A computed fold for a 73-nucleotide RNA from Candidatus Aceula meridiana, annotated as transfer RNA. Model confidence (mean pLDDT): 80 of 100. Rfam family: tRNA. Rfam classes the family as a transfer RNA. NCBI's taxonomy places the organism under Bacteria, Pseudomonadati, Candidatus Omnitrophota, Candidatus Aceula.
[in-house]
RNA sequence: GCUGGCGUAGCUCAGCUGGUAGAGCAACUGACUUGUAAUCAGUAGGUCGGGGGUUCGAUCCCUCUCGCCAGCU
Numbered sequence: 001g002c003u004g005g006c007g008u009a010g011c012u013c014a015g016c017u018g019g020u021a022g023a024g025c026a027a028c029u030g031a032c033u034u035g036u037a038a039u040c041a042g043u044a045g046g047u048c049g050g051g052g053g054u055u056c057g058a059u060c061c062c063u064c065u066c067g068c069c070a071g072c073u
Stems, first nucleotide, its partner, number of pairs: 001072007010025004019056001027043005049065005
C1' cells in the first nucleotide's frame, strides 16, 4: 500500500427485506433475612465510533474518515 471482518448500555452480545433499540451479567430501589449472600419484583442507563448522502423514515443502504483484528504484498 491492497483486501476482508468488527465497532450497539459499565461488560458480553442480539437486532429479520429500512419502520421510532433489546437480552444476560453488573449498578440502584423495594420485598424476604438478625445482617449479608441467594431468590423475587421494579427502576435507571444508548448522539448505535464520527462526518456527509439517499429516503417520508437509517443500527441497517451509499460514501469519506477513526480505532481494533486478520490476510496479502